The prediction has a mean pLDDT of 85. The RNA shown here (transfer RNA) has 72 nucleotides and comes from Rhodopirellula sp. Rfam family: tRNA. It is annotated as a transfer RNA. The sequence is in RNAcentral, with records from ENA. Taxonomically the source falls in Rhodopirellula (Bacteria, Pseudomonadati, Planctomycetota, Pirellulaceae).
């Protein structure tokens, strides 16, 4: 330099153009307990950046950034 894959809460990740972004874990609160833990219930919190297409974009297109793999 070229090709391909990936980037979503603190972390691991799901997400046929209709999503009001799912789940787990962590954290916070409540219940339970003499107390802690467990368990149950509730809450908090995310689409790498910028543009484009569309009624509507996490999803499609372009550029850039970051990580990985392969080739040279």
């Nucleotide at each position: 330099g070229c090709a391909c894959c990936g980037g979503u809460g603190a972390u691991c990740c799901a997400g046929c153009g209709g999503c009001g972004a799912a789940g787990a874990c962590a954290c916070c609160g409540c219940u339970c307990u003499c107390g802690u833990a467990c368990a149950g219930c509730g809450g908090c919190g995310a689409c790498g950046a910028g543009g484009g297409u569309u009624c509507g974009a996490g999803u499609c297109c372009c550029u850039c950034c970051c990580g990985g793999u392969g080739c040279u």